């Protein structure tokens, strides 16, 4: 150089193919036990990799770009 695939919450992944984002762990608080593991309740955390674009409306559909993975040459 050039072809595919991946990029959502601290982490591991989802999202019914356009209607606006959730799960396990994990983190805070409270309850229950003498305390600890353990169970239960409620809460925080997200410019969905970055940037334009097309729509009324985009994680999803178009473009360039970034980083990681792989093939080729």
């Nucleotide at each position: 150089g050039g072809g595919c695939c991946u990029g959502u919450a601290g982490c591991u992944c989802a999202a019914u193919u356009g209607g606006a984002a959730g799960a396990g762990c994990g983190c805070u608080u409270c309850c229950a036990u003498g305390g600890c593991a353990u169970g239960g309740a409620a809460g925080a955390g997200g410019u969905c990799g970055u940037c334009g674009g097309u729509u009324c409306g985009a994680c999803c559909c178009c473009g360039a770009u970034c980083a990681g993975g792989u093939c080729c040459a």
Molecule: transfer RNA
Organism: Phycisphaerales bacterium